The part of an RNA shown here (large-subunit ribosomal RNA, domain VI) has 289 nucleotides and comes from a Candidatus Bathyarchaeota archaeon. The prediction has a mean pLDDT of 83. Rfam family: Archaeal large subunit ribosomal RNA. It was read from a public genome assembly. The source organism's lineage runs through Archaea, Thermoproteati and Candidatus Bathyarchaeota.
Context: one part of a larger RNA
């Protein structure tokens, strides 16, 4: 910038792309055809699997410097909570990203190539060919997955605005009322409508900004929400991670003891506790004013 008003939604699909993949054993055909006999197929069916590839995280494994736990040395006078020491170091870990896991990359049709054939003249015969007509590939088309109206033949549905209206300007000079003059044609004035371009404006669908985010994501972009709200945070509940805190109150090897008691690693209770979540709902308490 084109698409001949501007836009938002949904489509067709010319047209491009894409790994649409390649292989192997074993089982039925079959101890069948073939073969004296030793030996031993195919067509087709059917499980399983390797390599390469695309996508996913329900499971598994791996991370998991969120998180919880358990421990050394030190420091904050001791508890209790911490700092620091490769995250001190160890045991465990959701989500996320992931692979050592899962799933898909199947089979069918249509035209053909070289060839195989039918019929069948030209040429009484013969000939797949000349007119016709059956088949025939890992290749070509489609059924599958993405892009895709910039496909200049520039597409369709659908819905929303718009196409109006007002000031100035200029061109063009068109129609009508009315007043005066004329007997009329006619002239002159004077208002009112209309045309067509250009300029400022109003009106507008939308779409941007902005704010609150994320399932997106280098920056734009994209996708969601904004009080007519469950978009993010915060609570609450579920769901889950670690594993049963603090503190008390029982016990309890053993130690010391002025014989009254006192201290004591550990153990059990309250306690499936306690802390804690990048999940799921809920609830306008906060921010989307």
């Nucleotide at each position: 910038u084109g698409g001949u008003g501007g836009c938002c939604g949904c489509c067709u699909g010319a047209g491009g792309g894409g790994a649409a993949a390649g292989c192997g054993u074993c089982c039925c055909c079959a101890g069948u055809a073939c073969g004296a006999g030793a030996g031993g197929a195919a067509c087709g069916g059917g499980a399983c699997g390797c390599u390469g590839u695309g996508g996913c995280c329900u499971c598994u494994a791996g991370u998991u410097u969120a998180c919880c736990g358990g421990u050394u040395g030190u420091c904050c006078g001791a508890c209790a909570g911490g700092g620091c020491a490769c995250u001190g170091c160890c045991g465990g870990g959701c989500a996320g990203c992931c692979a050592c896991g899962c799933c898909g990359c199947c089979g069918c049709g249509g035209a053909u190539a070289a060839g195989a054939g039918c019929u069948g003249a030209a040429a009484g015969c013969a000939u797949c060919u000349a007119a016709g007509c059956u088949c025939g590939a890992a290749g070509c088309c489609g059924c599958u997955c993405c892009c895709g109206a910039a496909a200049c033949g520039a597409g369709g549905c659908g819905g929303c605005c718009a196409u109006u209206c007002c000031a100035c300007g200029g061109c063009a000079g068109g129609a009508g009322a009315c007043c005066u003059g004329g007997c009329a044609a006619c002239a002159g004035g004077c208002c009112u409508c209309a045309g067509c371009c250009g300029u400022g404006g109003a009106c507008g669908a939308g779409g941007g900004c902005u704010c609150c985010c994320g399932u997106a994501g280098a920056a734009g972009a994209c996708g969601g929400g904004g009080u007519u709200g469950a978009u993010g945070g915060a609570a609450c509940c579920g769901g889950g991670g670690u594993g049963u805190a603090c503190g008390c109150c029982g016990g309890a090897a053993g130690g010391c003891u002025u014989c009254g008691g006192c201290c004591g690693a550990c153990c059990g209770g309250c306690u499936c506790a306690g802390c804690c979540c990048g999940c799921g709902g809920u609830u306008c308490c906060c921010a989307a004013u």